The part of an RNA shown here (large-subunit ribosomal RNA, domain IV) has 327 nucleotides and comes from an Alphaproteobacteria bacterium. The coordinates come from a structure-prediction model, not an experiment, and the mean pLDDT is 88. The full RNA is in RNAcentral, with records from ENA.

Context: one part of a larger RNA
RNA sequence: UGAUGUUGAAGGAACUCGGCAAAUUGACCUUGUAACUUCGGGAUAAGAGGUACCUACCUCGGGCAACCGGGAGUAGGUGACACAAAAGAGAGGGUAGCGACUGUUUAACUAAAACACAGGACUCUGCAAAGAAGAAAUUCGACGUAUAGGGUCUGACGCCUGCCCGGUGCUGGAAGGUUAAAAGGAGGUGUGCAAGCACUGAAUUGAAGCCCCAGUAAACGGCGGCCGUAACUAUAACGGUCCUAAGGUAGCGAAAUUCCUUGUCGGGUAAGUUCCGACCUGCACGAAUGGCGUAACGACUUCCCUGCUGUCUCCAACAUCAACUCA
Numbered sequence: 001u002g003a004u005g006u007u008g009a010a011g012g013a014a015c016u017c018g019g020c021a022a023a024u025u026g027a028c029c030u031u032g033u034a035a036c037u038u039c040g041g042g043a044u045a046a047g048a049g050g051u052a053c054c055u056a057c058c059u060c061g062g063g064c065a066a067c068c069g070g071g072a073g074u075a076g077g078u079g080a081c082a083c084a085a086a087a088g089a090g091a092g093g094g095u096a097g098c099g100a101c102u103g104u105u106u107a108a109c110u111a112a113a114a115c116a117c118a119g120g121a122c123u124c125u126g127c128a129a130a131g132a133a134g135a136a137a138u139u140c141g142a143c144g145u146a147u148a149g150g151g152u153c154u155g156a157c158g159c160c161u162g163c164c165c166g167g168u169g170c171u172g173g174a175a176g177g178u179u180a181a182a183a184g185g186a187g188g189u190g191u192g193c194a195a196g197c198a199c200u201g202a203a204u205u206g207a208a209g210c211c212c213c214a215g216u217a218a219a220c221g222g223c224g225g226c227c228g229u230a231a232c233u234a235u236a237a238c239g240g241u242c243c244u245a246a247g248g249u250a251g252c253g254a255a256a257u258u259c260c261u262u263g264u265c266g267g268g269u270a271a272g273u274u275c276c277g278a279c280c281u282g283c284a285c286g287a288a289u290g291g292c293g294u295a296a297c298g299a300c301u302u303c304c305c306u307g308c309u310g311u312c313u314c315c316a317a318c319a320u321c322a323a324c325u326c327a
Base pairs, nucleotide, nucleotide: 001322002321003320004319005318006317007316008315010313011312014311019308027051028050029049030048031047036041038156052078053077054076055075056074057073058071059070060069061068062067079083091306092305093304094303096301097300098298099297103115104114119154120153121152122151123150124149125148131140132139133138157293158292159291160290162223163222164221167220168219169216170215171214172213173212176211177210178209182205183204187200188199189198190197191196224242225241226240227239228238251285252282263279264278265277266276267275
């Protein structure tokens, strides 16, 4: 000096990105227990008190009995600094975000708000199913049969899920247009005396597809400008105009989304770029790429409070080990 421990005056988070680490709490009995709630929970909520030993009384079980083993208390008493006498054994509360939950994950830097999930929806599939593996035989699906199986999205529950089918996709469409091989064969060319042989070839017929016509958004996706207007001002329920397939509804909103921004106001602090509640001027929320809430849950994230402490003010001492010096 380092490591691992123990202890510490006064203060008690002033430390720090952050209470990281440490300390506090801890068992059992009695008592008591809020908001909220899906009425199950929340809950060991929180908080308060007790715990040793001796004597007497009460009571239960076993035993023929002597006696043995328990139990909740009542009364009186005894000794300690300390009676769950050592060890082992929840710190607690409030607020907000995200995800409903238990679960799963980057074996060896990420355990999470990511994945999964029950539930919801769309879509395909009538059985030799769809789909998948395989040149194929065959197999899985399934010794199942639409209350089944495959695919995609969402993700308990509650309240809901608006408008747009112009583009892309998908589905449907006995017409029409275009269109391959093939069919067809007017006509033409070469050759030949000719018959013929060999070529070429217009019209016409001719599938899917595409064009075209519809439907479809819990399919991929999308969801506007400008100008004016009310008897203070301001604002604009109202009007005009341009464009669009349609111009963002409910709800939420400086948000895990807000650039300007430490927005403004309120709360908390002596002091608050964080936090909570509002406002709405949403650079650039928004409804199953789900929207907004939500009890319970979380080694998740944010802020605050009580307790507690060497985290700190500010370090010190001790124990053990190592390093170091000498031998």